This is a predicted structure of a 397-nucleotide RNA (Bacterial RNase P class A) from a Steroidobacteraceae bacterium. It is recorded under the gene name rnpB. Rfam family: Bacterial RNase P class A. It is annotated as a ribozyme. The organism belongs to Steroidobacteraceae, within Bacteria.
RNA sequence: GGAGCCGGCCGGGCAAUCGCUGCGUCACCUUCGCAAGGAGGGGGCGGGGAGGAAAGUCCGGGCUCCAGUGGACAGGGUGCCAGGUAACGCCUGGGGGGCGCGAGCCCACGGAAAGUGCAACAGAAAGCAAACCGCCGAAGCGUAUGCCGGGAAACCGGCUGGCGCUGGCAAGGGUGAAACGGUGCGGUAAGAGCGCACCGCGUCGGUGGCAACACUCGACGGCACGGCAAACCCCACCCGGAGCAAGGCCAAAUAGGGAAGUCGCGGUAGGCCGCAAGGUCUGCCGCAAGCGUGGGUCCCGCGUGCUUCCGGGUAGGCCGCUUCAGGGCCGUGGUGACACGGCUCGCAGAGGAAUGAUUGCUCUCGACAGAACCCGGCUUACAGGCCGGCUCCCCAU
Numbered sequence: 001g002g003a004g005c006c007g008g009c010c011g012g013g014c015a016a017u018c019g020c021u022g023c024g025u026c027a028c029c030u031u032c033g034c035a036a037g038g039a040g041g042g043g044g045c046g047g048g049g050a051g052g053a054a055a056g057u058c059c060g061g062g063c064u065c066c067a068g069u070g071g072a073c074a075g076g077g078u079g080c081c082a083g084g085u086a087a088c089g090c091c092u093g094g095g096g097g098g099c100g101c102g103a104g105c106c107c108a109c110g111g112a113a114a115g116u117g118c119a120a121c122a123g124a125a126a127g128c129a130a131a132c133c134g135c136c137g138a139a140g141c142g143u144a145u146g147c148c149g150g151g152a153a154a155c156c157g158g159c160u161g162g163c164g165c166u167g168g169c170a171a172g173g174g175u176g177a178a179a180c181g182g183u184g185c186g187g188u189a190a191g192a193g194c195g196c197a198c199c200g201c202g203u204c205g206g207u208g209g210c211a212a213c214a215c216u217c218g219a220c221g222g223c224a225c226g227g228c229a230a231a232c233c234c235c236a237c238c239c240g241g242a243g244c245a246a247g248g249c250c251a252a253a254u255a256g257g258g259a260a261g262u263c264g265c266g267g268u269a270g271g272c273c274g275c276a277a278g279g280u281c282u283g284c285c286g287c288a289a290g291c292g293u294g295g296g297u298c299c300c301g302c303g304u305g306c307u308u309c310c311g312g313g314u315a316g317g318c319c320g321c322u323u324c325a326g327g328g329c330c331g332u333g334g335u336g337a338c339a340c341g342g343c344u345c346g347c348a349g350a351g352g353a354a355u356g357a358u359u360g361c362u363c364u365c366g367a368c369a370g371a372a373c374c375c376g377g378c379u380u381a382c383a384g385g386c387c388g389g390c391u392c393c394c395c396a397u
Base pairs, nucleotide, nucleotide: 001393002392003391004390005389006388007387008386009385010384012362013361014360015359016358017357018356020049021048023046024045025044026043028041029040030039031038032037051368055379056378058377059376060375061374062373063243064242065241066240075239076238077237078236079235080094081093082092083091084090095109096107097106098105099104110234111233115232116231117228118227132173133172134169135168136167139166140165141164142163143162146159147158148157149156150155181199182198183197184196185195186194200223201221202220203219204218205217206215207214208213247319248318249317250316257310258309259308260307261306262305264287265286266285267284268283269282270281271280272279273278290302291301292300324346326345327344328343329342330341331340332339333338363366
């Protein structure tokens, strides 16, 4: 100088003016109340006001209500080991496998000697073994030529070599994602764990480790046990349901429900009493629901209307609501995730939903994106920038 890897952080800045929304405080106004005080309103001052993902709503928990004796089945989830945590499918450390020269990165990574199932195309063959090309010609059969022997000849017998068939092989080629260990020597007709040595594999033991697992360890076994479980399944562990529109409190008008009381009400004209307000009687009109008993009266029951009270729900209001598994710094323990202790800080809480607008200056001209009960994760989106640690290559000394 170049190329990379890992971790952490920021997400335009400053100022002025005008607003919006909570909180605290100060006085003021209105209203209710004897008062204490309550409710409402606008104002001054102080201070707060989106994110690293507020997102997807994919996991886990808190909280709330419902259900619930316990357990099992069903269903769903997780899946190497140990630890962390409120919990997790998250995180940390470790083991194993794969990729990279490396820093590092990736992996649903339990069980295929319990059972069932699957494997397109290609290929001889896809799980049980099998033979297309190829190799062999030992064994059996046939046979051309040659040679030897016998025979007068036809022919017979034998030998060498070749070819074909029956057959032997699984080394080599070829197919495939995958083909029943690898290398070498021996062996053979050719071959083959057929035999042997080494490597690999399996079982048992030993050693180390909490464990996963590892081993320049030992013995045995010629090798048996191919792949797929994000296929069914088996094994181990976990899971009650619904969600802040959860849920709780206060509580109109109207219409239902219950109880008690009462039994006509309204208008109008006239008479009487009264100073008046008003009361009372009669007639007429309107509304009405009276019934149990044909008419009258009393009592009782049912019922309409009216009055009062009670109760549930609705509108509306309040709570839940933000102080938390909280942030920062330091110390201690731990490889680490994290835990413990001390000091310190208080950091949106709305409810049709505030967090904005204008202007000026400035820089490297600004991405993805907006809380709605809260928290821990994961995943996804993101202009640009800063810091720390590390790796490889080249050059110079």